[in-house]
RNA sequence: GCCUCCUCAUGGGGGUGCCCGUCCGGGCUGAGAGGUCGUAUCCGACCAACCCCUCGAACCUGAACCGGGUCAUGCCGGCGGAGGGAAUGGGAUGGCCGCCCUC
Numbered sequence: 001g002c003c004u005c006c007u008c009a010u011g012g013g014g015g016u017g018c019c020c021g022u023c024c025g026g027g028c029u030g031a032g033a034g035g036u037c038g039u040a041u042c043c044g045a046c047c048a049a050c051c052c053c054u055c056g057a058a059c060c061u062g063a064a065c066c067g068g069g070u071c072a073u074g075c076c077g078g079c080g081g082a083g084g085g086a087a088u089g090g091g092a093u094g095g096c097c098g099c100c101c102u103c
Stems, first nucleotide, its partner, number of pairs: 001096003006091005011053004017028005034047005059084003065078004
């Protein structure tokens, strides 16, 4: 000087589905399936938790997709060596390289 699973600070990105019922309760998967307000609905805003920030499968498009499975649903796999997608700084451990000095 560089790199690093990790950690801290601040900032940013994102999703909130499916089913049952005696209607506000229950069940499935998951890190996360929600609370308030606005709104006829679609939807939007804020807050909380969770996850992700270029080492980028957090998440979106493709997609009212394809195969499997389920009461049902991205539930699983494909799609996917496809496309898009949000960051800076400090610290610790360890590693590598270079220079100087000495033997």
Predicted 3D model of a 103-nucleotide RNA (TPP riboswitch aptamer (THI element)) from Pseudoxanthobacter soli DSM 19599. It matches the Rfam family "TPP riboswitch aptamer (THI element)". About the family: Vitamin B(1) in its active form thiamin pyrophosphate (TPP) is an essential coenzyme that is synthesised by coupling of pyrimidine and thiazole moieties in bacteria. The previously detected thiamin-regulatory element, thi box was extended, resulting in a new, highly conserved RNA secondary structure, the THI element, which is widely distributed in eubacteria and also occurs in some archaea. Analysis of operon structures identified a large number of new candidate thiamin-regulated genes, mostly transporters, in various prokaryotic organisms. The THI element is a riboswitch that directly binds to TPP to regulate gene expression through a variety of mechanisms in archaea, bacteria and eukaryotes. through a variety of mechanisms in archaea, bacteria and eukaryotes. Tandem TPP riboswitches have been reported where both TPP riboswitches respond independently to TPP. The structure of TPP riboswitch has been reported for Escherichia coli and Arabidopsis thaliana. The coordinates come from a structure-prediction model, not an experiment, and the mean pLDDT is 78. Lineage of the source: Bacteria > Pseudomonadota > Alphaproteobacteria > Hyphomicrobiales > Pseudoxanthobacter soli.